[in-house]
């Protein structure tokens, strides 16, 4: 210089004017419910999205038991916790910096492997290949007999070397062997088992010996191991709830002993039709189902009616920001500093100048300079966090790799 | 905002446990008709909503996005 490759970061500044929502102080105005002004501070985002996953927080037996069910999948660590990140092991990919992998089990057992091919999993034999017999037939020796040799058809054995298919074909290559062959037998080499040393927390790497000689694939099929999972979700849950009515449960009184009454507590609660229930109890916690516990007097299901209400939950939090110290590193300890959206038709705008950006065009050999246009990437909180994946102009910093040149 | 189902030719819907995707109405031709309608014969038409993996093969199994559709408050 050219190519790539990985990591972190930004993602418009900067000033006026007019608005718009929270939170404070101060000042005022009333019909006491509550409004009004002024200042003063704070106001989207790396994805706020998709809601994939993991907590927290509520509530329902504070979280039961079995079966089923659903999740995770090399090893060690990290965290609140994960499917998430770190380092590292295998396997692949690359000339390399690096990528990439849902990476336990297919010697527990079922299942499935289309179409092709002879055969798709356990071993068997279509085609060839040898061998034996019988039947036909030709030639050779001599006319027959007998012998040889060559061919054809059946049938009984034998092999498994070759057959071209297929996504995959019963170890590979070379030799001995044989009537043709074959790990039948040998050397090399791949791979398996059982086994011993060495390193290593470990996954697992290095080496040694033995052994039979070789054993397909798929578990993002059912399945088996091991480890996790209790449902539901801020429309979750409480508060406004008092009075009239129902209904329970506790305590007093009172008598005609099952009733009144009176206090205190919970519960329920717009109507109207049907069903199925009311202690032999229906439905609820509880979702498939079984068992237990407990609460239980209503529950389902249609149909129409009002209200689309206030306060809390809600914003100080596994929070940031620097420094420092462990740690290979994800992270974790300490110190100091800082408070930083809380809306509910739902606030974060809108407009003017500069500067940056991007287009366009003109002059310039570049650098750049002039004039015009364009608000300019993907988007936009709604209980919070942590992470995953998706979107994303366009700019910035570091780390390394490989070429090729010069010194 | 939370939850949960669907996505196959134009349209309405099959496809069983992964084996190469159908039917029916539509279009298009041609036949019958003086001509249309129906019938009859023949035919077109798909990147199964997009992408990536598993697997010898994916509509199907498994991630990831996109679309479209339903339920989920309160009787103060």
């Nucleotide at each position: 210089c050219g190519a790539g490759c990985c990591g972190g970061c930004c993602g418009g500044g900067c000033g006026g004017c007019c608005g718009c929502g929270g939170c404070g102080a101060g000042c005022u105005g009333c019909a006491c419910g509550c409004g009004g002004c002024u200042c003063g501070u704070c106001g989207a985002g790396g994805a706020a999205a998709g809601u994939c996953c993991g907590g927290g927080c509520u509530c329902c037996a504070c979280a039961g038991g079995g079966c089923a069910g659903g999740g995770u999948g090399g090893u060690g660590g990290g965290u609140a916790a994960c499917a998430c990140c770190c380092a590292c092991c295998c396997g692949g990919g690359g000339u390399g910096a690096c990528c990439c992998g849902c990476g336990g089990g297919a010697c527990a057992g079922u299942g499935c492997c289309a179409c092709a091919g002879a055969a798709a999993a356990c071993a068997g034999a279509c085609c060839g290949c040898c061998g034996c017999c019988g039947c036909a037939c030709c030639g050779g020796u001599u006319g027959c007999u007998g012998c040889c040799g060559a061919c054809g058809c059946a049938g009984c054995g034998g092999u498994a070397a070759g057959g071209g298919u297929g996504a995959a074909a019963c170890g590979g290559u070379g030799g001995u062997g044989u009537a043709a062959g074959a790990g039948a037998c040998c050397a090399c080499c791949a791979g398996c088992a059982u086994u011993c040393c060495c390193g290593g927390u470990g996954a697992c790497g290095g080496g040694g010996a033995u052994g039979g000689c070789u054993c397909g694939g798929u578990a993002a099929a059912c399945c088996c191991c091991a480890c996790c999972c209790g449902g539901a979700g801020c429309a979750a849950g409480g508060c406004c709830a008092a009075g009239a009515g129902g209904g329970c449960c506790g305590g007093g009184a009172g008598c005609a002993u099952g009733c009144u009454u009176c206090c205190g507590g919970c519960c329920u609660g717009c109507g109207c039709a049907g069903g199925c229930g009311c202690u032999c109890g229906a439905g609820g916690a509880c979702g498939g189902c079984c068992c237990g516990u407990c609460c239980g007097a209503g529950c389902c299901u249609g149909c129409g009616g009002g209200u689309a209400g206030g306060c809390c939950g809600c914003a100080c939090g596994a929070g940031g920001c620097u420094g420092u110290c462990g740690g290979c590193g994800a992270c974790g300890g300490c110190a100091g500093c800082c408070c930083c959206a809380g809306a509910u038709g739902g606030a974060u705008g809108g407009u003017c100048g500069c500067c940056g950006g991007c287009c366009c065009g003109c002059c310039g050999c570049u650098a750049g300079g002039c004039g015009g246009g364009u608000g300019c990437a993907c988007a936009g909180a709604a209980c919070c966090c942590g992470g995953c994946u998706u979107a994303c102009a366009g700019g910035c910093c570091g780390a390394c790799u490989c070429g090729u040149c010069c010194g | 905002g939370c939850c949960g189902a669907c996505g196959u030719g134009g349209c309405g819907c099959a496809a069983c446990u992964g084996g190469u995707a159908g039917c029916g109405c539509a279009c298009u031709c041609g036949a019958c008709u003086u001509g249309u309608a129906a019938u009859c014969g023949a035919g077109c038409g798909g990147u199964u909503c997009g992408g990536g993996g598993u697997u010898c093969a994916a509509g199907u199994c498994c991630c990831c996005g996109c679309g479209u559709c339903g339920g989920c408050u309160c009787c103060a």